[in-house]
RNA sequence: CCCCCUAUAGUUUAAUGGAUAGAAUACGGGCUUGCGGAGCCUGUGAUCGAGGUUCGACUCCUCGUGGGGGGA
Numbered sequence: 001c002c003c004c005c006u007a008u009a010g011u012u013u014a015a016u017g018g019a020u021a022g023a024a025u026a027c028g029g030g031c032u033u034g035c036g037g038a039g040c041c042u043g044u045g046a047u048c049g050a051g052g053u054u055c056g057a058c059u060c061c062u063c064g065u066g067g068g069g070g071g072a
Base pairs, nucleotide, nucleotide: 001071002070003069004068005067006066007065010025011024012023013022018055027043028042029041030040031039048064049063050062051061052060
C1' cells in the first nucleotide's frame, strides 16, 4: 500500500427493508427470608461516525474510525 471479515445496553447476544430495537446477565428498587450472595416482582440502560438509496434503514450502498485476518 491492497483485499476480506467485523462493530447493537457494563458484558453476551436476537431482530424478511416495516414491532414501542427483544432477551440473558450485571446494576437500582421492592417482596420474601433468621440473614441473603438464593428465589420472585419491577425499573434504568444500546444500533461506531458522516453521507446516500428508499414511502420506510440495525439491515442495502459510499467514505471514514476501531478491532481481527490475509497479501505485497